[in-house]
Formats: sequence, C1' cells, structure tokens
RNA sequence: UGAUUAAAUGGCGAUGGAGACCGCCAGGGUAGAAAUGCCCGAACCGCCAGAAAUGGCUAAUGGCUCCUGACACUGU
Repeated sequence: UGAUUAAAUGGCGAUGGAGACCGCCAGGGUAGAAAUGCCCGAACCGCCAGAAAUGGCUAAUGGCUCCUGACACUGU
C1' cells in the first nucleotide's frame, strides 16, 4: 500500500410510525486538539407498452406483526 475475513456502527429498500428479521451500500477530500462542520460519492428514488411523445396498472410493509391516516361495504 492492496486484498480478504470477522465484529460493531451509520445510511437505504416508490406515500406515515414502531418491533424483530431479511437484503443492499459504507467511501473520498477539506477545516479542527477533539466533538463536529463543509463539499463530492454509494445503496435508494414502482411496473407494463412504446423510438419518443404518451397511455395503462399495483401499493401506507423489503416481507411479517401492530399502530395511525384515507377509501369502500356490512353490523350495532
């Protein structure tokens, strides 16, 4: 200096919150004694048809459970 592995941690998984689980990303630069701040990245930002324009479709979940909100039906 590079690679790999393990552990911990942070972020993410198309509309809100929580729990455990699953999956993905995890770096670089700079200021600072440090905490931390700033800048640039990664994962991520739905599907189908279509060259495009455009048209159509599913969904508060990554999936499971619960809460909350909206809509429809039924009962009291």